[in-house]
RNA sequence: GCGAGUGGACACGACGGCCGCCGCGCCGAGGCCGUUUGACGGCGCGCCCGGCGGGGAGGAAAGUCCGAGCUGCACAGGGCAGGGUGCUGGAUAACGUCCAGUGGGGGCAACCUUAAGGAAAGUGCCACAGAAAACAAACCGCCUGCGGCCAGGCCGCGGGUAAGGAUGAAACGGUGCGGCAAGAGCGCACCAGAAGCUUGGUGACAAGCUUGCUUGGCAAACCCCACCCGCAGCAAGACCAAAUAGGGGGAGGAUGACGCGGCCCGCCGACUUCCCGGGUUGGUCGCUCGAGGCGUCGGGCAACUGGCGCCCUAGAUAGAUGGUCGUCCACGACAGAACUCGGCUUAUGGUCGACUCGCAUGC
Numbered sequence: 001g002c003g004a005g006u007g008g009a010c011a012c013g014a015c016g017g018c019c020g021c022c023g024c025g026c027c028g029a030g031g032c033c034g035u036u037u038g039a040c041g042g043c044g045c046g047c048c049c050g051g052c053g054g055g056g057a058g059g060a061a062a063g064u065c066c067g068a069g070c071u072g073c074a075c076a077g078g079g080c081a082g083g084g085u086g087c088u089g090g091a092u093a094a095c096g097u098c099c100a101g102u103g104g105g106g107g108c109a110a111c112c113u114u115a116a117g118g119a120a121a122g123u124g125c126c127a128c129a130g131a132a133a134a135c136a137a138a139c140c141g142c143c144u145g146c147g148g149c150c151a152g153g154c155c156g157c158g159g160g161u162a163a164g165g166a167u168g169a170a171a172c173g174g175u176g177c178g179g180c181a182a183g184a185g186c187g188c189a190c191c192a193g194a195a196g197c198u199u200g201g202u203g204a205c206a207a208g209c210u211u212g213c214u215u216g217g218c219a220a221a222c223c224c225c226a227c228c229c230g231c232a233g234c235a236a237g238a239c240c241a242a243a244u245a246g247g248g249g250g251a252g253g254a255u256g257a258c259g260c261g262g263c264c265c266g267c268c269g270a271c272u273u274c275c276c277g278g279g280u281u282g283g284u285c286g287c288u289c290g291a292g293g294c295g296u297c298g299g300g301c302a303a304c305u306g307g308c309g310c311c312c313u314a315g316a317u318a319g320a321u322g323g324u325c326g327u328c329c330a331c332g333a334c335a336g337a338a339c340u341c342g343g344c345u346u347a348u349g350g351u352c353g354a355c356u357c358g359c360a361u362g363c
Stems, first nucleotide, its partner, number of pairs: 001359006008352003013328007021056002024053005031043005058334001062345002065343005070233004077265004082229005087101005102116001103114004117224002122222002124218003139165002141161009173191006192214002194211007237285004247276006259267001292311008
């Protein structure tokens, strides 16, 4: 200098003027009363009006995919079915998340990625081709016994064989040497797998030695194993006010209604539900102080966590942040809270900065 990898910060900006929006706090006036008739004092700030002061959308606010807080129901249970996760050790309120590590795959590397328990419990699938695709199998071939013949050989019957060839994604370990009638881990050397032992590690696992022990793949197929799992949801739920028709017609229920995922058993003990019709569609709370934020010291490789100090940071409800002028800047895309929080996933333009890897060159 070029190329690459990983993490972080920012977020249609800043300042000033005018007008405008939402919410909070404070003040005032209109109004009433009293008094020494002038202004002062007291009450009133519920509504309207005016003034002052502070605050007011995101890194994803999106998706609604996980987990919780919170609210309501249950808490008399037991079982079955169902669902989720799936290497090891940690973090966390919890999670399917995160951190660290191990194995597999990719990359020269920094790094990235992983649906990563079990195929010897069982069932199932592997088209076509091929002799044969899960307990086997011999199409071409090689060797050999007997017999025959036109006798360098060929044919028939029997035996041995899976080294060579063919097919295929994959054919019962691979390469080489020896051996054999011809072959074969039959033996040996090296490599791979498996089993056993030793060492290291909390562990997943790794390394070494020994042993000729050497039969695929798929469980993101059914299944087996281990661990985990009440349900519904802020349109949850609570309160106030107002109005109406204490309306009409059915079904089920002590031979047991209702009892918040399904089914069965058990428990409890009286309501449950359908159709037609009438009234109200108002207001308050929930609603923002949180597993909160920032700084600092300590523990931990880290995720995270303990102590101390400081801070309060939107609460709308047909749903709040806009318009305009001037100066500076160039930073624009994706895009607007609706109970809250921890994650994941998706969309996305630009600026700044840190560390690491590779190549080239110079000192």
The prediction has a mean pLDDT of 77. Bacterial RNase P class A from a Bacillota bacterium, 363 nucleotides, folded computationally. The organism belongs to Bacillota, within Bacteria. It was read from a public genome assembly, where an Rfam model found it.